Large-subunit ribosomal RNA, domain IV from Salmonirosea aquatica, 331 nucleotides, folded computationally.
Context: one part of a larger RNA
RNA sequence: CACGGCUAAGGAACUCGGCAAAUUGACCCUGUAACUUCGGGAUAAGGGGGGCCUACUCUGAGAGGAGAGGCCGCAGAGAAACGGCCCAGGCGACUGUUUAGCAAAAACACAGGGCUCUGCCAAGGCGAGAGCCGACGUAUAGGGCCUGACACCUGCCCGGUGCCGGAAGGUUAAGAGGGGAUGUCAGCCGCGAGGCGAAGCAUUGAAUCGAAGCCCCGGUAAACGGCGGCCGUAACUAUAACGGUCCUAAGGUAGCGAAAUUCCUUGUCGGGUAAGUUCCGACCUGCACGAAUGGUGUAACGAUCUGGGCACUGUCUCAGCCGUGAGCUCG
Numbered sequence: 001c002a003c004g005g006c007u008a009a010g011g012a013a014c015u016c017g018g019c020a021a022a023u024u025g026a027c028c029c030u031g032u033a034a035c036u037u038c039g040g041g042a043u044a045a046g047g048g049g050g051g052c053c054u055a056c057u058c059u060g061a062g063a064g065g066a067g068a069g070g071c072c073g074c075a076g077a078g079a080a081a082c083g084g085c086c087c088a089g090g091c092g093a094c095u096g097u098u099u100a101g102c103a104a105a106a107a108c109a110c111a112g113g114g115c116u117c118u119g120c121c122a123a124g125g126c127g128a129g130a131g132c133c134g135a136c137g138u139a140u141a142g143g144g145c146c147u148g149a150c151a152c153c154u155g156c157c158c159g160g161u162g163c164c165g166g167a168a169g170g171u172u173a174a175g176a177g178g179g180g181a182u183g184u185c186a187g188c189c190g191c192g193a194g195g196c197g198a199a200g201c202a203u204u205g206a207a208u209c210g211a212a213g214c215c216c217c218g219g220u221a222a223a224c225g226g227c228g229g230c231c232g233u234a235a236c237u238a239u240a241a242c243g244g245u246c247c248u249a250a251g252g253u254a255g256c257g258a259a260a261u262u263c264c265u266u267g268u269c270g271g272g273u274a275a276g277u278u279c280c281g282a283c284c285u286g287c288a289c290g291a292a293u294g295g296u297g298u299a300a301c302g303a304u305c306u307g308g309g310c311a312c313u314g315u316c317u318c319a320g321c322c323g324u325g326a327g328c329u330c331g
Stems, first nucleotide, its partner, number of pairs: 001325007009317002013315001018312001027049004035040001037149001051071004056067004072076001084310007091302002096108002112147007124133003150297004155227003160224002162220005169215003175209002180204005187196003228246005255289001256286001267283005
């Protein structure tokens, strides 16, 4: 040093934190609160019991059980196996799932909710294809996306983006079309140089007609998303129900709020402590909550996270002793 055992008095003073250890423990009797979705919470909590003997009493068919009386030990579930408990809060409803080998969680999933696509050779997907999955299913089905039990709810904005619908007008591809232009050339003109030039051939090509899309017109937010500023005003003061003004597509409703969100901040007040940057309850000045990127609650549940308490302890004051091993010496 490692593992194990014990320890006076104190009992978390240790420490980031009761980490570790200790306590508790199976069974029987008793007895159990708030809260609650009436199932639960519950082994809540808390209290008591146990060995052995008996010719007694009750009971039982009996084995036995209950009682009463008695006996022994420090100790009777005599060893071992064998929940510590309570209060409050955050998150997630729950049982589950996960980073094989640093993360088990408030992450994922989940029943439930919603939007949307899909009429069947479905939509969607795999494959070069044949062919398969979907499905030997058929909208009470299947796919995609979001939310995430339950309770109460889920406001306003369609200006932008997306999606859906519309088809009058604008724009518009290939294509159709071919006015015209150019090259060449029979021929013609010219003394010549040269010029003009039909048909054909060739090159090019204007107008005009051309879908969807886009522009445009509507709808749609449990689609992506967004949800203001300044000034003034009440008979103390303060504040502003009220008014004015600017801007916007519309200016954040309910509920919650220094919060897993609050910078200033250890905000302020209250509680708990002798003393509390944490914790709980309030307030609202929300730097920068807010309603299915869901809001607020919530019994039960959790090897979750946070604060407090009881019990208990070598965590500590503060260390000591013992056992087994390792270390050390010799081989």

It matches the Rfam family "Bacterial large subunit ribosomal RNA".